[in-house]
RNA sequence: CGGAUUGUCUCUGGAGAGUGGCCGUACGGCCCACCGACGGGGCAGGGGCCGAGUAUUCGGUUUCAAACUCUCAGGUUUAGGACAGAGGGGCGG
Numbered sequence: 001c002g003g004a005u006u007g008u009c010u011c012u013g014g015a016g017a018g019u020g021g022c023c024g025u026a027c028g029g030c031c032c033a034c035c036g037a038c039g040g041g042g043c044a045g046g047g048g049c050c051g052a053g054u055a056u057u058c059g060g061u062u063u064c065a066a067a068c069u070c071u072c073a074g075g076u077u078u079a080g081g082a083c084a085g086a087g088g089g090g091c092g093g
Stems, first nucleotide, its partner, number of pairs: 008088006018032001020031004033076003039072001040070003046063007
């Protein structure tokens, strides 16, 4: 000097489930039914440790993933939205 990844900002795309009932001026509240792709919880293999055994091994404990699973939260107009693509600046290996 340059500078991937990562994080951040902007733009674009972006699923699912109620035209539900009642009260109330919109919004909102309550009830029932449903959805999973904000967030959050749970689980496998594997790894660590411990114990038993001559040994292949067995048992216990701990750690740990997701778009799987649970629906706490959230959602079932708008909005939001995991994730993907593009772009700008900064830090920085």
Molecule: Glycine riboswitch aptamer
Organism: Sedimenticola thiotaurini